[in-house]
């Protein structure tokens, strides 16, 4: 250099590459499912045939040469094939004049031979055919979303005939015909989804949901389109167009992760850029082999499901810490600590598979997971416990902190000083490698009701009738065989899920084999009872004819009296009129009255009634006409002709509205007058539409029986209204009976209850409308009607946790009825006016302590504020174990207790003195002071933490158990009812009987009387009108009369009292968060050198005013001299004499009290004043004194003498009082040194007037009735307006996004023409995406701005509802 083998690459050529992985946009559709069906096609594989024969032209690869940055491209020039093209053959198949014509193919390898020209055998392959098997196309029956606020929709739309295309039927296309096709059984539109096996939950029927597996479809950047090819209109193929991104030398290009993995964005969130082809699988290929993010393994991740551990046994001094505490103990709790055991699991460490079937050079090789899994050794309890909860629902609690704050919370709710609810500690509950929270979805929810609910008041029957579609139907017989039922047969993928047997991971999920069942569809047989369809036939339904009969049925036209107005006369004169009572208004131009004539328009008394007639609204003077339904009666006829009725129609009150008329009377608007704070209202004058007649819209009512319609069956009794019959009668009424109406009561039965109840809300069955929590809203949007005014249809955000029905016990009423009570009324004296005293509010003040606050606070707490009292209420001095109590410790003393002096306002403090326990002395006791510890102390706050105690309604008559009866319950009866009481007193009566709390009654006292006693009283005895103690007398016990003969009541007699004789005491269950922590006790909270405690001085008494409650007067029923005269209750006082005008002073008798002492006044009777600011009134001021008290300045009473104010009887309102009572008139006490006291509480003496009665105020009670009240009318609650949030309509517009229509333009591309240099090239038309113009349309987002709607402790204004809500 050749050759031949082997390896790496490029190229041709074949086959794959339409598989396998991924995603759920789109699709409401034959896409799925299911059951069927064929006008079809099927590379590889099979099974049976037949064939495979001559020949030819090119091409990359590789040469040369160009052109571009790149990408890629172009001219030249050579070559192979199982590449391609030409003939030949032809059973198949196409054409066809039926002669005839036309149509395929390809070899390669291997041994063996060889005469190199082949030939034989084998494997792998080529072509026709005919079948299989796969797999796929395509047709059809059924079957699964949502809206009618989408009702009409469709032009290649239905269908026909030629054509044309397809693998294959077909309007698939295409020319021409005819006009059909789809819809209320939802079409057409819109919205939202991939179907399906299954999956969640459920008993189940159903709701929900469609990850992972598997079938099955559809997409592969977005639209479009063809080419290869068995197959695609092709995820990692080509062509165009468009976004978008990337390279570029600006001239071109180049891309598609919804593969595995992995960035990056978005978000509350979702993972390794791993091994490996060892298995199982898939494409090539003869094979080796190659390739394979499919797959099989690893890695993140408690994401589910499941196994397993964090140890086990003993341990009491129940250590310690904590937490709790009734301070004794409890809890945490055998828990720990200590003690002995085990090693699962951990960590080392030896060992260590299975999973391998297969390939091959026959020697041998292959395992990613993996040095795992399992196993043995060793070591030590050794490495391993968190979350949620604890008011209820709902398992499980204390305690501290806070204090409607912080803050929980699913819901109901909790938190505003004792939080089992918030934070936090202890405990305890419940679950555990989890536990909790969010979100969704079933479940409870018979809360969309087939199973399985309703519709008189709770949501919910159309106003009301006719009637389309549909839904339901009555006898009797014959057929069918759609429906229904019986067996078979087929499917119902596998996997899930159930169930029966098994088997594999140590068990368990888990995996895994075999059986069984299986809804539904589809076929075959077979059965006729039932429903259904056809026949026949029959009469009870359901009409039809005859008869007869009631009626405001309706339309039309005609009539009549009576009010009413108005007009003309007449008579007549000064007020009508109208109101709760005035006014506006009428009228001397003559009203109102009233009498006569006439006009006028509207309604029709009596009859008249729960009557009667219609469908329903509605219908009434009579009479005619026209008319529609009804009800009885006996027969005749037709023969299921019936019910019911979405949609539709037709009527349909009253007010409205048009257009023409009418207008007496009444009366929306409007005027005017009154009321009223206002009064756009309730009332009064007036008064316009309207009311009234035609014609025509409007379609609503509490249009209601709040109760659709038919049919059928379930006890009556009783009025009525119509008709028959039958009895009887002269005839009518009565009386029975049927049938149809309208009405009361009621069985059974419903009903949540009230109620229904043969006129059913009862028991069945058809059918039809209607209902799903209150508000927003019967409202926006749309739509339809409509002259409008409005009407039919009819939502949603949002917002609450109610809203609502029937009943039940109370409470309230400007609701009824019946009683009561100095409540009114009949009287009587008074408050309210004046002064004064007292107590309150304000005001003041340094402080004017503190409560009490409508009745039910204010002469109350106070039966005594000068210091005290006395509250820190003010100023000021002082005290700290403390004024006062027990208890400990350490001291010191002899006292305790008195006295003095000093400072000092005093408290105190300093200093002296006197006194001096028991014992011989200590100690010990007592007791006292000092120091110190526990502690004391509070008239400091909380009466809305309590106890107790009071008021109050109220001396009203209620309040309440027990059993028992009735309701489904709350609850109710007992306790209504009738007589009758002061009285739930008492009789009667009663589904109640019975009791207790209260009423009474027992108790006290006054009035008689009897008996006993006798301090006093008296001169003394007796003696009692005296005093005390016992006792008796009154019980409606007696008559008359009234009554149910009862309870009872009138009268009357007796009697000191007579119907409880009079007066007290006694206060029921509850209400008023009434009143008191300031009489006492307390919890809790504050305060401890002060908020305790001494003390000295002020204050509570402070005055421009305002209330209460009280004296006192205003005078002759009296003031005032003078004289004379009667109690009685209680206290302890204090007489006689004398002095003082007196207040009082001396004085001490009597007296520890029926003994002494305090002690009457009004009254009588002479004298006086004669109506005055007085001889009234007595404030207020001066002087002057007693008198208590350490002290009368602030601030005490009281006496003399002097001053002598207001006030002449008291508005508006208001208060006591029924008999020994009101009113007058004195007396005593209690607190207390003294006093404010004119207050309180007693006490006795004079001694009246009225009550026909229950309409009216007030207050109570019974029963009854409405209630939207129940914190209970001091209730509850509307609306506008202001003010803030919120979400929706609407809204000049603007913006965007979807789905169409027309028209314009037209890439790629099939198809079809035309040209030429016919491998091909260049032009052209139809179609056609994408754009582009236009005008409509859907939904979305923004939008000044209107208007409503909803929500928000304490804004304004009124009061509309709820009671007769003050006007139903």
């Nucleotide at each position: 250099g050749g050759u031949g083998c082997g390896g790496c690459u490029a190229g041709u050529g074949g086959c794959a590459a339409a598989c396998g992985g991924g995603u759920u946009a789109g699709u409401a559709a034959c896409a799925c499912g299911u059951a069927g069906a064929u006008a079809c096609a099927u590379a590889c594989c099979u099974a049976u045939u037949a064939c495979a024969c001559g020949g030819g032209c090119a091409u990359a690869a590789c040469c040369c040469g160009g052109a571009g940055a790149a990408a890629u491209c172009c001219g030249g020039g050579c070559u192979a094939a199982u590449u391609c093209c030409c003939g030949a053959u032809a059973g198949u198949c196409c054409c066809u004049u039926c002669g005839g014509g036309g149509u395929a193919a390809a070899g390669g390898c291997g041994c063996a031979u060889u005469u190199c020209g082949g030939u034989g055998c084998g494997c792998c392959g080529g072509u026709g055919a005919u079948g299989g098997a796969u797999u796929g196309g395509u047709c059809u029956g059924c079957g699964g979303c949502c809206u009618a606020u989408c009702a009409g929709c469709u032009u290649g739309u239905u269908g026909g005939u030629g054509g044309g295309g397809u693998a294959a039927c077909g309007g698939c296309c295409u020319a021409c015909c005819a006009a059909g096709g789809c819809g209320a059984u939802g079409a057409c539109g819109g919205g939202u989804a991939g179907g399906g096996g299954a999956c969640a939950u459920g008993a189940g029927a159903g709701u929900g949901u469609g990850a992972u597996c598997c079938c099955c479809a559809a997409c592969a950047c977005u639209g479009g389109g063809a080419c290869u090819g068995c197959g695609a209109c092709a995820c990692u193929g080509c062509c165009c167009a468009g976004a978008c991104a990337c390279c570029u030398a600006c001239g071109g290009g180049u891309g598609g992760c919804u593969g595995c993995a992995g960035u990056c964005g978005a978000g509350a969130a979702u993972c390794u850029u791993g091994g490996u082809c060892a298995a199982u699988g898939g494409g090539c290929g003869a094979a080796a082999g190659c390739c394979u993010g499919a797959a099989c393994c690893a890695g993140c991740g408690a994401c589910g499901c499941c196994g397993c551990g964090u140890g086990c046994u003993u341990g009491a001094u129940g250590a310690a810490g904590u937490c709790c505490u009734u301070c004794g103990g409890g809890a945490u709790g055998u828990a720990a600590a200590g003690a002995g055991c085990u090693u699962u699991u951990a960590u080392a460490g030896g060992g260590g598979a299975a999973g391998a079937a297969c390939c091959u050079u026959c020697g041998g090789g292959u395992g990613a997971c993996g040095g795992u899994a399992c196993u043995c050794u060793a070591u030590g309890a050794a490495u391993a416990a968190g979350g949620g909860g604890a008011g209820g629902c709902a398992a499980a609690u204390c305690a501290c902190g806070u204090g409607c704050c912080a803050g929980a919370a699913g819901c109901c709710u909790c938190g505003g000083u004792a939080a089992u609810g918030c934070g936090u500690g202890a405990u305890c509950c419940c679950c555990a490698a989890g536990c909790g929270u969010u979100a969704u979805c079933c479940g409870g929810a018979u809360u969309u009701a087939u199973u399985g609910g309703g519709c008189g008041u709770a949501a919910a029957g159309c106003g009301u009738u006719c009637g389309u579609a549909g839904g339901c139907g009555a006898u009797u017989u014959g057929u069918u065989a759609g429906g229904u039922u019986u067996u078979c047969u087929g499917u119902u993928a596998a996997a899930u899920a159930u169930c029966c047997a098994g088997g594999g991971c140590u068990c368990a999920a888990c995996c895994u084999u075999g059986g069984a069942a299986g809804c539904g569809c589809a076929g075959a047989a077979a059965a006729a009872a039932c429903c259904g369809g056809c026949g026949a036939a029959a009469u009870a339904g359901a009409g039809g004819g005859c008869g007869u009969u009631a009626g405001a049925g309706g339309u039309u036209g005609a009539u009549g009296g009576a009010a009413c107005g108005g007009u003309c006369g007449g008579u007549g004169u000064a007020g009508g009129g109208g109101u709760g009572g005035a006014a506006u208004c009428c009228g001397u131009u003559g009203a109102u009255a009233u009498c006569g004539a006439c006009c006028g328009g509207a309604a029709c008394a009596c009859c008249a009634a729960a009557a009667g007639c219609g469908a329903a609204g509605g219908c009434a003077u009579u009479c005619a006409a026209c008319u529609g339904g009804g009800g009885c009666g006996a027969c005749c006829c037709u023969g299921a002709c019936g019910c019911u009725g979405a949609g539709g129609a037709a009527c349909g009150a009253a007010a409205g509205c048009g257009u023409a008329g009418g207008u007496a009377g009444c009366a929306a608007a409007a005027a005017g007058g009154a009321u009223u704070a206002g009064a756009u209202a309730c009332c009064c004058u007036u008064g316009u539409a309207g009311u009234c007649u035609a014609c025509g819209c409007u379609g609503u009512a509490a249009a209601c029986g709040a109760u659709g319609g038919a049919u059928a069956c379930u006890a009556g009794c009783u009025a009525u209204u119509u008709g028959a019959a039958g009895u009887g009668u002269c005839g009518a009424c009565c009386c029975u009976u049927c049938a149809a109406g309208u009405g009361g009561c009621g069985a059974a039965g419903c009903u949540a209850a009230c109620g229904c109840g043969u006129u059913a809300a009862g028991u069945a069955u058809c059918c039809c409308g209607c209902c799903u929590g209150g508000g927003a809203a019967g409202u926006a949007c749309g739509g339809c009607c409509g002259c409008a005014a409005g009407g039919c249809u009819a939502a949603a955000a949002c917002u609450c946790a109610a809203a609502g029905g029937a009943a039940u016990a109370g409470a309230c009423g400007g609701g009824g009825u019946u009683u009561u009570a100095c409540a009114c009324a009949a009287g009587c004296g008074g408050u309210g006016g004046a002064u004064c005293a007292u107590g309150u509010g304000g005001c003041u003040u340094a402080a004017u302590u503190c409560g009490a606050u409508g009745a039910u606070a204010a002469g109350c707490g106070a039966a005594a504020a000068a210091c005290c009292u006395u509250a820190u209420c003010c100023a000021g001095g002082g005290c700290u174990u403390g004024a006062c109590a027990u208890u400990c410790u350490g001291u010191u003393g002899a006292a305790a207790u008195c006295c003095c002096g000093c400072g000092g306002a005093a408290a105190c403090g300093c200093g002296g003195g006197a006194c001096c326990c028991c014992u011989c002395a200590c100690a010990a006791g007592g007791c006292a002071g000092c120091a110190g510890a526990a502690c004391a102390g509070g008239u400091g706050c909380u009466g809305c933490a309590u106890g107790g105690u009071u008021g109050u309604u109220a001396u009203c008559a209620g309040c309440a158990u027990g059993u028992g009866u009735c309701u489904u319950g709350a609850g109710a009866u007992g306790c209504a009812c009738c007589c009758u009481u002061c009285a739930a007193u008492g009789g009667g009566g009663u589904a109640a009987c019975a009791u207790g709390c209260g009423c009474a009654a027992c108790c006290c006292u006054c009035a008689u009387c009897c008996u006993g006693u006798g301090u006093u009283u008296u001169a003394u005895a007796a003696u009692g009108u005296c005093a005390c103690a016992g006792g008796a007398a009154a019980c409606u016990g007696c008559c008359c009369g009234a009554g149910a003969u009862a309870a009872u009541u009138g009268g009357g007699a007796g009697g000191a009292a007579g119907g409880u004789g009079g007066g007290g005491a006694u206060u029921a269950a509850a209400c008023c968060a009434a009143a008191u922590c300031c009489g006492c006790a307390u919890g809790g909270c504050c305060u401890u050198u002060a908020u305790g405690c001494c003390c000295u001085g002020g204050g509570c008494c402070g005055c421009a005013c305002a209330c209460g409650u009280g004296a006192u007067a205003c005078a002759a029923u009296g003031g005032g001299a003078c004289c004379g005269a009667c109690a009685a209750u209680g206290g302890g006082c204090g007489a006689a004499c004398c002095c003082g005008c007196a207040a009082g002073g001396g004085g001490g008798a009597g007296g520890u009290a029926a003994u002494c002492c305090c002690u009457a006044a009004a009254c009588g009777g002479u004298c006086u004043c004669u109506c005055a600011g007085u001889c009234c009134g007595g404030a207020u001021u001066g002087a002057g004194g007693u008198c208590u008290g350490c002290a009368a300045c602030u601030c005490g009473a009281c006496c003399u003498c002097a001053u002598g104010a207001a006030g002449c009887u008291g508005g508006a309102a208001u208060c006591g009082c029924u008999a020994g009572u009101a009113a007058u008139c004195g007396c005593c006490g209690a607190u207390c040194a003294g006093c404010a006291u004119u207050g309180c509480g007693g006490c006795g003496a004079u001694g009246a007037a009225u009550a026909u009665g229950u309409u009216c105020c007030u207050a109570a009670a019974a029963c009854u009735u409405g209630u939207a009240c129940u914190c209970a009318c001091c209730g509850c609650c509307c609306g506008u307006c202001a003010a803030a949030c919120c979400a929706g309509c609407c809204g000049a517009g603007c913006u965007g996004a979807g789905a169409a229509u027309a028209c314009c333009c037209c890439a790629a591309g099939c198809u079809c023409c035309g040209c030429c240099u016919u491998a091909g090239g260049c032009g052209g038309a139809u179609c056609a995406a994408a754009g582009g113009u236009a005008g409509a349309u859907u939904c979305a987002g923004u939008g000044a701005g209107u208007a409503g709607g909803g929500u928000u402790a304490a804004g304004u204004c009124g009061u509309a509802a709820c009671a007769a809500g003050g006007c139903a």

Predicted 3D model of a 1368-nucleotide RNA (small-subunit ribosomal RNA) from a metagenome. The sequence is in RNAcentral, with records from SILVA. Its Rfam family is "Bacterial small subunit ribosomal RNA".